[in-house]
């Protein structure tokens, strides 16, 4: 310098162009002599950035930061 992957909740990760969701952790309650385990609720999102195509984008495109990997 090329090329390919990845960035989505605090943390790991989904999620056919059509309500953006889990499991952990957290907060609250129940359960318990108490913790743990366990069960119930609820909260939690600028789906890395810009711009574009669409009626409609986390998905498609272009740029662009940031990580990994591979050629050189």
């Nucleotide at each position: 310098g090329g090329g390919c992957c990845g960035u989505u909740a605090g943390c790991u990760c989904a999620a056919u162009g059509g309500u953006a969701g889990a499991g952990c952790a957290g907060a609250u309650c129940c359960c318990u002599c108490u913790u743990a385990a366990g069960g119930a609720u609820a909260a939690g999102g600028u789906u890395g950035g810009a711009g574009g195509u669409u009626c409609g984008a986390g998905u498609c495109c272009u740029c662009u930061a940031c990580g990994g990997c591979c050629c050189a």